Predicted 3D model of a 104-nucleotide RNA (SAM riboswitch aptamer (S box leader)) from uncultured Spirosoma sp. The organism belongs to Spirosoma, within Bacteria.
[in-house]
């Protein structure tokens, strides 16, 4: 950079000791009943490989062996654009941007 997905799912122990939830701001939330983080174990899921079917390509299936990933809250929510509804601000839907993960 490209493609796909992102309202589902899945926690215990140990270490450690103050902020943390990606980034500016705001909201909201988690946190001395010990969060975030690290490690171990366990689990979730099924992106890739391996397996079966088909095969020019695209693909379909099963399983959980391997490579990743993930295990508070929709990617916690909002910001920009469009549409609808209601009225000066809010709700809903779609898109964009940013981000995360996988494969290339």
């Nucleotide at each position: 950079c490209u493609u796909a997905u992102c309202c589902a799912g899945a926690a215990a122990g140990a270490c450690g000791g103050a902020g943390g939830g990606a980034a500016c701001g705001g909201a909201c939330c988690c946190g001395a009943c010990g969060a975030u983080g690290u490690c171990u174990u366990g689990g979730c899921a099924a992106c890739c490989a391996a397996c079966c079917c088909a095969u020019c390509c695209c693909g379909g299936g099963a399983a959980a062996u391997g490579g990743u990933g993930c295990c508070a809250a929709u990617u916690u929510c909002c910001u920009c654009c469009c549409g609808c509804u209601a009225a000066u601000u809010a709700g809903c839907g779609g898109g964009a941007u940013a981000g995360a993960u996988a494969a290339g």
The prediction has a mean pLDDT of 82. The sequence is in RNAcentral, with records from MGnify.